Source information
A computed fold for a 428-nucleotide RNA from Erythrobacter sp., annotated as Bacterial RNase P class A. The model forms 94% of the base pairs in the Rfam consensus. Rfam family: Bacterial RNase P class A. The family's RNA type in Rfam is ribozyme. Taxonomically the source falls in Erythrobacter (Bacteria, Pseudomonadota, Alphaproteobacteria, Sphingomonadales).

RNA sequence: CCGGGGAGCCGGGCAGCCGCGCCCUUCGACAGGCUCAGGAUGAGCGGGUCGAUUGUGCGAGGAAAGUCCGGGCUCCACGAAACGAGGGUGGCGGGUAACGCCCGCCGUGGGCAACCACAGGGAAAGUGCCACAGAGAGUAUACCGCCGAUGGCCCCUUGGGGCACAGGCAAGGGUGAAAGGGUGCGGCAAGAGCGCACCGGGGCGCUGGCAACAGGGCCCGCAUGGCAAACCCCACCCGGAGCAAGACCGCAUAGGGGUCGCGCGCCUCGCAAGAGGCAGGGGUGUUUCGCCCCGAGCGACCCGGGUUGGUCGCCAGAGCGCGCCGGGCAACCGGCCGCCCAGACGAAUGGCUGCCGCCGCCGAUACCUUCCUGCAUGCAGGAUAAGGUCGGCGGACACAGAACCCGGCUUACAGGCUCCCCGGCACA
Repeated sequence: CCGGGGAGCCGGGCAGCCGCGCCCUUCGACAGGCUCAGGAUGAGCGGGUCGAUUGUGCGAGGAAAGUCCGGGCUCCACGAAACGAGGGUGGCGGGUAACGCCCGCCGUGGGCAACCACAGGGAAAGUGCCACAGAGAGUAUACCGCCGAUGGCCCCUUGGGGCACAGGCAAGGGUGAAAGGGUGCGGCAAGAGCGCACCGGGGCGCUGGCAACAGGGCCCGCAUGGCAAACCCCACCCGGAGCAAGACCGCAUAGGGGUCGCGCGCCUCGCAAGAGGCAGGGGUGUUUCGCCCCGAGCGACCCGGGUUGGUCGCCAGAGCGCGCCGGGCAACCGGCCGCCCAGACGAAUGGCUGCCGCCGCCGAUACCUUCCUGCAUGCAGGAUAAGGUCGGCGGACACAGAACCCGGCUUACAGGCUCCCCGGCACA
């Protein structure tokens, strides 16, 4: 210098004029509360709503997006245990409030490498699929082929030759994504783990490691196809709904009407009203136990009416820091110091102007960078409008706007900056 990989950050700046929203404050209006006094009047105190804008301060994002995960919070569900249904995750260890996230490690695959990816347990629990091609695709096979020792046939005849019928083979070739372990040697009539060596597979155990796993040793028969992001099995985890949750205030109405199912029983005290208890019913997908409700009600469905106003929820947090210290490979954890950074409710942060930056287009220029020649460490001459430089025109300039809030993941992103790592080239 070029190419590649990983991580972080910015994403217009400055100024002026006008205009917005919120917190607090100031002023005004309205209605009301509390205390003192109490005949009236009055005085003091706290807050609320609306308006003004007096003053100070603050005012969109790394994704605010998707709504894919996990939570905080709110309400509902009676609790415990067992079983079932449904859903989620899937190597090991760690982090976290938690997760399907993050970190580290292992394994497999891609890459020369830095690094990247992984829906990473189980195919002997069962079911299912492997199209087409091919002979044959999982208790599978003989298309082209090889042999024909033994038996058979033919010719010549102590023996030799031929046929490929019986029979033997799956090593070679072909088909295919994949063909019943791979390579080599031996053996055989030709072959085959048939035998052997190595690899692979299985069993047992040793060493290292928390573990996933890695390495080595001994033995074995040479035989276990692939797909589970197919159903499934195994291990672990999981109540439901959601801020349009919910709470309060105000206003208004119809404490409305109808249908169906189950049940409406018994005992004691009491004049009665009523009280206590039992059977039974309900609260749960099933069962057991407990608890609660009913004991005359419980459950399901349909029609209809009122309100769509206000306040809270709503921002001080599992918070932030281009700060520091300690632990840890890291994610992260602990401590110290500092900070408060939107809270709207048809929904605020905008409009105009100037300069600069940036992007694009056009023109000029040999002054600088660049290239060539000659002399020589700098000069002279020439070429070129590619870059710098000057001028003009255009562009408000990537993706994109909070709405209860956090931790993640995923997707989108013009232009630009910084750091680290890998490979290549050159110089020293």